[in-house]
RNA sequence: GGUGCCCUAGCCAAGUGGUAAGGCCACGGUCUGCAAAACCGUUAUACUGCGGUUCGAAUCCGCAGGGCACCU
Numbered sequence: 001g002g003u004g005c006c007c008u009a010g011c012c013a014a015g016u017g018g019u020a021a022g023g024c025c026a027c028g029g030u031c032u033g034c035a036a037a038a039c040c041g042u043u044a045u046a047c048u049g050c051g052g053u054u055c056g057a058a059u060c061c062g063c064a065g066g067g068c069a070c071c072u
Stems, first nucleotide, its partner, number of pairs: 001071007010024003018055001026042005048064005
């Protein structure tokens, strides 16, 4: 330098055009002599940035940034 893939909350992660699931963590409660475990409940400003297409974009397109792999 070239090609391909990836980027969603503190962490993991679903979603593939129509108001973004779930788990872990955290917080509160039940239980317990106290804890742990278990069970119940709760919270978050989360779609890498900018621009474009569209009535509508996490999703499609372009550029940029970051990461990984391969080629040279």

Annotation: RNAcentral holds the sequence, with entries from ENA and MGnify. The RNA shown here (transfer RNA) has 72 nucleotides and comes from a Spirochaetia bacterium. It matches the Rfam family "tRNA". It is annotated as a transfer RNA. Gene Ontology term of the family: triplet codon-amino acid adaptor activity. The same sequence occurs in records of 2 taxa. The coordinates come from a structure-prediction model, not an experiment, and the mean pLDDT is 81.